A computed fold for a 1420-nucleotide RNA from an uncultured bacterium, annotated as small-subunit ribosomal RNA. Its mean pLDDT, the model's own confidence on a scale to 100, is 84.
RNA sequence: AACGAACGCUGGCGGCAGGCUUAACACAUGCAAGUCGAACGGGUGCAGCGAUGCAUCAGUGGCAGACGGGUGAGUAACACGUGGGAACCUUCCUUGGGGUACGGAACAACUUGGGGAAACUCGAGCUAAUACCGUAUACGUCCGUGAGGAGAAAGAUUUAUCGCCCUGAGACGGGCCCGCGUCGGAUUAGCUAGUUGGUGGGGUAACGGCCUACCAAGGCGACGAUCCGUAGCUGAUCUUAGAGGAUGAUCAGCCACACGGGCACUGAGACACGGGCCCGACUCCUACGGGGGGCAGCAGUAAGGAAUAUUGGUCAAUGGACGAAAGUCUGAACCAGCCAUGCCGCGUGAAGGAUGAAGGUCCUCUGGAUUGUAAACUUCUUUUAUAGGGGACGAAAAAAGGGCUUUCUAGCUCUUCUGACGGUACCCUAUGAAUAAGCACCGGCUAACUCCGUGCCAGCAGCCGCGGUAAUACGGAGGGUGCAAGCGUUAUCCGGAUUCACUGGGUUUAAAGGGUGCGUAGGCGGAUAUCUAAGUCAGUGGUGAAAUCCUUGAGCUUAACUCGAGAACUGCCAUUGAUACUAUUUAUCUUGAAUAUUGUGGAGGUGAGCGGAAUAUGUCAUGUAGCGGUGAAAUGCUUAGAUAUGACAUAGAACACCAAUUGCGAAGGCAGCUCGCUACACAUAUAUUGACGCUGAGGCACGAAAGCGUGGGGAUCAAACAGGAUUAGAUACCCUGGUAGUCCACGCCCUAAACUAUGGAUACUCGACAUCAGCGAUAUAUUGUUGGUGUCUGAGCGAAAGCAUUAAGUAUCCCACCUGGGAAGUACGACCGCAAGGUUGAAACUCAAAGGAAUUGGCGGGGGUCCGCACAAGCGGUGGAGCAUGUGGUUUAAUUCGAUGAUACGCGAGGAACCUUACCUGGGCUAGAAUGCAGUUUGACCGUAGGUGAAAGCCUAUUUUGUAGCAAUACACAGAUUGUAAGGUGCUGCAUGGCUGUCGUCAGCUCGUGCCGUGAGGUGUUGGGUUAAGUCCCGCAACGAGCGCAACCCCUAUCAGUAGUUGCCAACAGGUAAUGCUGGGAACUCUACUGAAACUGCCGCCGUAAGGCGUGAGGAAGGAGGGGAUGAUGUCAAGUCAUCAUGGCCUUUAUGCCCAGGGCUACACACGUGCUACAAUGGGUGCGACAAAGGGCUGCCACUUGGUAACAAGGAGCUAAUCCCAAAAACGCACUCUCAGUUCGGAUCGGAGUCUGCAACUCGACUCCGUGAAGCUGGAAUCGCUAGUAAUCGUAGAUCAGCAAUGCUACGGUGAAUACGUUCCCGGACCUUGCACACACCGCCCGUCAAACAAUGGAAGCCGGGUGUACCUAAAGUCAGUAACCGCAAGGAGCUGCCUAGGGUAAAAUCGGUAACUGGUGUU
Repeated sequence: AACGAACGCUGGCGGCAGGCUUAACACAUGCAAGUCGAACGGGUGCAGCGAUGCAUCAGUGGCAGACGGGUGAGUAACACGUGGGAACCUUCCUUGGGGUACGGAACAACUUGGGGAAACUCGAGCUAAUACCGUAUACGUCCGUGAGGAGAAAGAUUUAUCGCCCUGAGACGGGCCCGCGUCGGAUUAGCUAGUUGGUGGGGUAACGGCCUACCAAGGCGACGAUCCGUAGCUGAUCUUAGAGGAUGAUCAGCCACACGGGCACUGAGACACGGGCCCGACUCCUACGGGGGGCAGCAGUAAGGAAUAUUGGUCAAUGGACGAAAGUCUGAACCAGCCAUGCCGCGUGAAGGAUGAAGGUCCUCUGGAUUGUAAACUUCUUUUAUAGGGGACGAAAAAAGGGCUUUCUAGCUCUUCUGACGGUACCCUAUGAAUAAGCACCGGCUAACUCCGUGCCAGCAGCCGCGGUAAUACGGAGGGUGCAAGCGUUAUCCGGAUUCACUGGGUUUAAAGGGUGCGUAGGCGGAUAUCUAAGUCAGUGGUGAAAUCCUUGAGCUUAACUCGAGAACUGCCAUUGAUACUAUUUAUCUUGAAUAUUGUGGAGGUGAGCGGAAUAUGUCAUGUAGCGGUGAAAUGCUUAGAUAUGACAUAGAACACCAAUUGCGAAGGCAGCUCGCUACACAUAUAUUGACGCUGAGGCACGAAAGCGUGGGGAUCAAACAGGAUUAGAUACCCUGGUAGUCCACGCCCUAAACUAUGGAUACUCGACAUCAGCGAUAUAUUGUUGGUGUCUGAGCGAAAGCAUUAAGUAUCCCACCUGGGAAGUACGACCGCAAGGUUGAAACUCAAAGGAAUUGGCGGGGGUCCGCACAAGCGGUGGAGCAUGUGGUUUAAUUCGAUGAUACGCGAGGAACCUUACCUGGGCUAGAAUGCAGUUUGACCGUAGGUGAAAGCCUAUUUUGUAGCAAUACACAGAUUGUAAGGUGCUGCAUGGCUGUCGUCAGCUCGUGCCGUGAGGUGUUGGGUUAAGUCCCGCAACGAGCGCAACCCCUAUCAGUAGUUGCCAACAGGUAAUGCUGGGAACUCUACUGAAACUGCCGCCGUAAGGCGUGAGGAAGGAGGGGAUGAUGUCAAGUCAUCAUGGCCUUUAUGCCCAGGGCUACACACGUGCUACAAUGGGUGCGACAAAGGGCUGCCACUUGGUAACAAGGAGCUAAUCCCAAAAACGCACUCUCAGUUCGGAUCGGAGUCUGCAACUCGACUCCGUGAAGCUGGAAUCGCUAGUAAUCGUAGAUCAGCAAUGCUACGGUGAAUACGUUCCCGGACCUUGCACACACCGCCCGUCAAACAAUGGAAGCCGGGUGUACCUAAAGUCAGUAACCGCAAGGAGCUGCCUAGGGUAAAAUCGGUAACUGGUGUU
């Protein structure tokens, strides 16, 4: 796009079309084929006095029932289409010729008798004809060579016709034959006995094996016979650019069929839809004896189905039958009815109208946007619908009557008569916007977007895919888009699909080259001339039905529709011509091909012989304890003498070096040497044949290894097997053994990644180099040429990788093969094979991919380079104990919440008794605990007191304003109250901002322009060096640039300058018990501001450079001096909605707020992080030194007194370089303890206290006295650290009333050891390589097993279908025969024979269904 459609929702009108695609299933009822009295006799009715006339009926007779109408079952066929042909028939019609004479016998009807339920039928009798029969005649006809022979007729009525018979021609219609065309299957390859042909005969309208007898043995078939399946064919229809593909409704042509099957009769025509006979199935009637029936005619019914109409009107028109005609009949036809089934047309109003109304929807919500000129409102129109009125065309004939012309006969003209549709179409008038819009869609494809609901649910979906709490994808709404009386969905066909490729595809790697050759058929084929004219081309003629399509014109108001004309129908046939090409004939040629001569080459094949090394075995000898084997071992061998060594012997197999990127062969394949036989290739130059060629379906031959059969052989190696190891296991890899086999002969098998994954042949198309075998040329440096074998590269080709004269380039010819993945190279069938198995080779079902090449990453028990407390080398810990602290778990009314590998767990928390607090229990409040605004009210507020209560709260009492103004009142402030903005540590960190962790202070991450690539992308950023570094240098199709690195900043190490108090005190002076205490000093330390200093700058060596090295110099510091701050692009949907902010959702007498008490501190247990220890490098006591950095007024607190002490009571100084905290500790000296659960260790518990605080019960710290647990250095495992570091020792601060701090953050004191090195573990960086990974190896993914479902193969059997064969039987009927019976006869009945539908029997083949059981397959 289309449709004979169906379904869902919806539906105003008209025109034109169409309407059982399924059950060729079954049918009630009515109708669909009759007509003629001008062929005939008779009956009945009417008229008439009658003769008779008219009408009608059954019968005889004629014509028509072979047309028209229906259906598509069968049919793969001369059925159909197209074009030809000869051996035929043709009623009615047209046109010729001739005839129409004389006779006869019957049978219906009717009458009568009988049978039967009926259908119907039997007997007797009478009778007519255009019914039947005989005779005569024969223009022409038929038979016969001829002579000759044969065969006709019907009348009617009345005067003019209609008929009848014989015969010629035509027309129409039909029968028959042939060429070509006409579906699928080869898993159907052979079929055929009347089969093929001939002769004689028969039969037919006619040819013919159409039939029969005999004879011959033919005929068809890979150009697809036979068989199986499917199917009416065509004009045409749909689609398409075309070629094609699909279809064969309506209309038209042909065929076939008429309940299934067979058969003939009649006839011009039938083997007959509404005729006959028989068989069968079904159905109906029956008195059980017997009968009837055939809607695939029109309506209609039932059934089937997703689905298809009225038991309508009329013969008015057209057509048909009969008739002389009137006319009769006509479910043909014409009309009407039903159905949006389709096509076409019309309408549902038009113009104006902005307060851009109300309402709805949305939003950034005092407002805006949109619906939307839409509505309202004003003006206008009236198609359609409704009502009223008028009102057709289709009709012209025939016929009847009149007239004219006319020889007949006929023609012309006038009048009358005839309409189912239909009072319809059409026209006029009236009223009034009045009567008339839906459906689908809105994620992309694909035109059209928002809100709400839902929450991987409900659902959607053509493909991709949506939905797991912000869904433009589900459902609803608003809005929009598309089409419109329709719109969507579904089925089907074509297109897109160049996706079966004729037009117009491919085969190295995506599916696809046969394993290789020889060769049959076939296809294709060199040069010149000639013949023919089959192909080819041109002209002409015939045909190609009409309709359809196209063009053009016309008719319905337009269109659809219809009509006229033209064109077209691309085809077939005939004929005439042309002869370039192809083909045919003939002749010639040499370049393709082949042959001969000469030479060369080689692991080409085959047979025989020979050889040495090695191995194994045997014998002997020497000799002694192991050998062998592995990652390490063991099994194994060995004192019965192995292994090793030597000599000899035997056996079988394979041939080191040469050896190669080599050579040969069709492929498989071929390797010691020699010989025989044999095949091939190449080169050179001549000669010969004269297209002899190429390819090659079938076919034939060859065909590695393994395997099979028979017979040999058996050294090595070695499936199976055994043992030993390895391992979680190890039916493996490794080891020790070891049988088939490996070898030979003969015969099979016939497959391989049989690969160059690249079929063969021929021709053409740039180069370079190497090599093998020849032949030439020379200067012996080289070089030319032919044939092979290779590498690189260009054009060209290719999706790219790549190929590239040995093509995957450009062309021609032939063969083979492919058409999404899986199922599957499986099943079934067939063929081959001894078997194993091979060849050929599907489907159901299932998926939306499978695949190729390349790209970027990531990954690798791949490679290269490099780094890091990564390992190693060291030091100290953790893991064991007790305690502290955090977490899990458990418990609980609650144990609030978060953080969970590294990157959670002394984390948020830098400090939970109340508070904090978010949790639980209970008591209260509801504009609320806080703040703003507005209104009302009170007058102060602050306080004081009382009741109740656990408190909060509730209730009550009391006291009391300011400013301005006389006052009312206003303002300020405060309380109460009302309204309005609340509030939420409720959810979502996977809606977010911000902040943070980690990779990682790792050296990376990118961009612009250019260049390369179809593209993804690459290049730059890779390479060679160097660095801590993508740091720098060199090179380079790259040149530059950005974020990172480094530097700039801070602290610290040295010096200088400036400044000199609260800090300092060298010199001077004063003073004290003592002290920078004082005067003073400005040197030093220090303080804190500014500078200097370090750059591989210098030297030497190495290096092109960058840079590296050095016990280098100098220097306070040396190669980044040490430390800090500083964290690229990104990753982990990492963490945080409970710091804060924030979208959405939820909650509002509660999930908010206040309060009391409790909980966050629980405790069988598990883990992390720490503290203290286990002691003598130590504990205790006493004495004595040396810091840095901080803090302090609700504070630090000197000093004094009391207390053993925590502390208390007094009490100076200090808002701090001034005073205080403050004692630094380890350390030094002295004494003591003496290896023990201790004078170690301090948990736990008892008692007594101190302090903070409203309050130390749950649940604080500290002091004193007493108590004195585990623990004697810690399993597997694991952590930190490279120098002022580890270790060790104290000090301070934040938070804080106090403190569970052993934590955290800072500060200084003392102060090591070790690093060979980069193999390994972990992490990382760059380059490269492989990849089936991309959620990226924590990836992907294979098979068994278990379970469910689905389709399918096999299968003892069982059931069914169609077809053929053989035999038996055989109706009706044709044909043939025929004595008895009938008939005067003609003839008939009957009987017999052949054939046959049908029925039966039998064996096989074939197709399908089903089945216990069983096999694999797919999906989950």